[in-house]
RNA sequence: UUUUUAUACAGAGGCGUGGAGAGACAGGCUCUAUGAAACGCCGACAACCCCGGAACAUCCGGAACGGUGCCAAGUCCUGACCAUAUAAAAA
Numbered sequence: 001u002u003u004u005u006a007u008a009c010a011g012a013g014g015c016g017u018g019g020a021g022a023g024a025c026a027g028g029c030u031c032u033a034u035g036a037a038a039c040g041c042c043g044a045c046a047a048c049c050c051c052g053g054a055a056c057a058u059c060c061g062g063a064a065c066g067g068u069g070c071c072a073a074g075u076c077c078u079g080a081c082c083a084u085a086u087a088a089a090a091a
Base pairs, nucleotide, nucleotide: 001091002090003089004088005087006086007085008084013042014041015040016039017038021031022030023029025079026078027077028076043071045069048067049066050062051061052060053059054058075083
């Protein structure tokens, strides 16, 4: 990167560096010098992998250890709905 499957109305932020953009895309709308993106540290949330159990296509519980994810607005709204994102598996 591609394919398959699952999920997307819940939840959870501080500090430091940085210095103008960000919210995938188009159009809106919004956030931002009362400090955007990005990076680092710490913390939180969640529960896909994971751990324990059961009446095992599934359900219940856990988050201590480990791998991801995530922490403005319903995936911000509308559109396309496999468009986008994330996880797991395969190539």
Model confidence (mean pLDDT): 85 of 100. The RNA shown here (SAM riboswitch aptamer (S box leader)) has 91 nucleotides and comes from Hymenobacter cellulosilyticus. The sequence is in RNAcentral, with records from Rfam. It matches the Rfam family "SAM riboswitch aptamer (S box leader)". Its family is annotated with regulation of gene expression in the Gene Ontology. Lineage of the source: Bacteria > Pseudomonadati > Bacteroidota > Cytophagales > Hymenobacter.